[in-house]
Predicted 3D model of a 75-nucleotide RNA (transfer RNA) from a Bacteroidia bacterium. Rfam family: tRNA. It is annotated as a transfer RNA. The RNAcentral record of the sequence draws on ENA and MGnify. The same sequence occurs in records of 2 taxa.

RNA sequence: CGGGAUGUAGCGCAGCCAGGGUAGCGCACACGCUUGGGGUGCGUGAGGUCGCGAGUUCGAAUCUCGCCAUCCCGA
Numbered sequence: 001c002g003g004g005a006u007g008u009a010g011c012g013c014a015g016c017c018a019g020g021g022u023a024g025c026g027c028a029c030a031c032g033c034u035u036g037g038g039g040u041g042c043g044u045g046a047g048g049u050c051g052c053g054a055g056u057u058c059g060a061a062u063c064u065c066g067c068c069a070u071c072c073c074g075a
Base pairs, nucleotide, nucleotide: 001074002073003072004071005070006069007068010027011026012025013024021058029045030044031043032042033041051067052066053065054064055063
């Protein structure tokens, strides 16, 4: 320098392609129920500028462009 993969809640991930339309799951966390207490189990809740910026669109995690970080391959 060229090519590819990944980036979404504290952690691990799905959703992205063909088909843009309320951002989800598990664990963890808070509260409640259950227990003599703890654990387990059950219920409820909080937590996200979807890596950053711009564009298209009525509407973007999703489409387009640029950039950044990590990893892999080639030179």

The organism belongs to Bacteroidia, within Bacteria.